Two RNAs folded together computationally: RNase P RNA and transfer RNA, 437 nucleotides in total. The prediction has a mean pLDDT of 76. It holds a member of the Rfam family "Bacterial RNase P class A". The family's RNA type in Rfam is ribozyme.

């Protein structure tokens, strides 16, 4: 220097004008109550201050709220799936093992169990599972080519080294050893199982013994094992105003039915539910102080916690968070709340910063 | 906003781990004096991007698009 890799912050600025849209303090007017003195709300003005994101996105996990039997059993389902911790919880996070990529820094991984049992495995190939003889190799032994001995030659039999098929063909390599061969046999290597060691575990071992060696592959097939796990969703829920018309069908009537959506049992209740027609299209509320942000210390390898001080940071309902103009450069990406929070995912011009890792040079 | 469900030729539709059917439409041919109907052939597809498998339209996930449901009284 080059070309990476990893965490973090950033997401134009700065000024005037003029708007919108909460909020506080404050005048004005106006209704209600009230004897008064007030007090409560509605409009209008001034002034003080506050106003989209890192992803508000997707709605893919989780959890909080609220409402249904203040969610009970139990089956079915559905769901995560190496270990250990973290958390209000997770299909998220941190640390660790394994294993795969990449020179490295480092990044990924639904990664439990086909020795419980079942299914699948097309084409090709002799064979795709209690394996197997297509071609190749073999002439010890056994049958035949009139008899014998010998050579040859087929049969049947032997063989899994070699070849050929496939994604996959039952360890590898050399040596002996045989008719050929072939863990048959033995060296090393790799595999299993014991026990030891070390680790909370997963799981590791230049440890030590036994085994010739245990005959594929799929569980993001079914299934086993382990663990979780009731449903709906702020248009959830609850208070107030207005205004209206009711009619038809179905099911059941205690052996039934409904009760947040499979089935049974337990409890409560006795009515459930479909169409078609009518009404109102309005307000309050839930709503924004919360597993809240900053900072400090202390515990922890870390996520994370756990004290102390301080700080309040949008809450709209057709939906505010603009416009207009100057002045800089780097010429401004993805895109916008709608209960709220923790994560995943995905979109995104650019700039900063810290830390590491590989070439090159140069001390 | 908050829920559910789709997506296979030019159109409707079926299908499942191992070559995607069918039936209108297009298009060439046969037939006809022409044409229609009829009969033969041809052509256009699994929305995208990954993972799992020997192999994915099919299974899992991410993402695009598209479609449907939910407001209140009585």
């Nucleotide at each position: 220097u080059u070309a990476g890799c990893u965490a973090a912050c950033u997401a134009g600025a700065c000024a005037a004008u003029c708007g919108c849209u909460g909020u506080u303090u404050u005048c004005u007017u106006u209704u209600u109550c009230a004897g008064a003195a007030g007090a409560a709300g509605a409009a209008g003005g001034a002034a003080g201050g506050g106003g989209a994101g890192g992803a508000a996105a997707g709605u893919c996990c989780g959890g909080g709220c609220u409402c249904c039997u203040g969610a009970g059993g139990g089956c079915a389902g559905a769901g995560u799936g190496c270990c250990a911790g973290g958390u209000a919880a997770u299909c998220c996070c941190u640390g660790g093992a394994a294993g795969a990529u990449g020179a490295a820094a480092a990044u990924c991984u639904a990664u439990g169990a086909c020795u419980a049992g079942u299914g699948c495995c097309a084409c090709a190939g002799a064979a795709a599972u209690c394996a197997a003889a297509c071609c190749g190799c073999c002439a010890a032994a056994u049958u035949u080519a009139a008899c014998u001995a010998a050579c040859u030659a087929a049969g049947a039999g032997g063989u899994a080294a070699g070849g050929g098929u496939g994604a996959a063909a039952u360890g590898g390599u050399g040596u002996g050893g045989u008719a050929a061969g072939a863990g048959c046999a033995c060296a090393c290597c790799g595999c299993a199982c014991u026990a030891c060691u070390g680790g909370u575990a997963a799981c590791a071992g230049u440890u030590a013994g036994u085994g010739g060696c245990a005959a594929g592959g799929u569980a993001a097939a079914c299934u086993c094992c382990a663990c979780u796990u009731g449903g709906a969703g702020c248009a959830a829920g609850g208070c107030c105003a207005a205004a209206u018309a009711a009619g038809a069908c179905u099911u059941a009537a205690u052996g039934a039915g409904u009760a947040u959506g499979g089935c049974c049992c337990a409890u409560a209740c006795u009515a459930a539910g479909u169409c078609u027609g009518g009404g109102u299209a309005g307000g309050c509320u839930g709503c924004u102080u919360g597993a809240g942000c900053u900072a400090g210390u202390a515990a922890g390898u870390g996520a994370u916690u756990a004290c102390u001080a301080g700080c309040c940071u949008a809450g709209a309902u057709a939906a505010a968070u603009g416009a207009u103009u100057g002045u800089c450069c780097a010429u401004g990406a993805c895109u916008g709340a709608a209960c709220c929070c923790g994560g995943c995912u995905u979109a995104u011009c650019g700039g900063u910063u810290a830390g590491c890792u590989c070439u090159c040079c140069u001390c | 906003g908050g829920c559910g469900c789709g997506u296979u030729g030019g159109c409707a539709g079926a299908g499942u781990g191992g070559c995607u059917a069918u039936g209108c439409a297009a298009c060439g041919g046969a037939u006809u004096g022409c044409a229609a109907a009829u009969c033969c052939g041809u052509c256009u597809a699994c929305c995208u991007c990954g993972g799992u498998u020997c192999a994915a339209u099919u299974c899992c996930g991410g993402g695009a698009c598209g479609c449907g449901c939910c407001u209140c009284c009585a």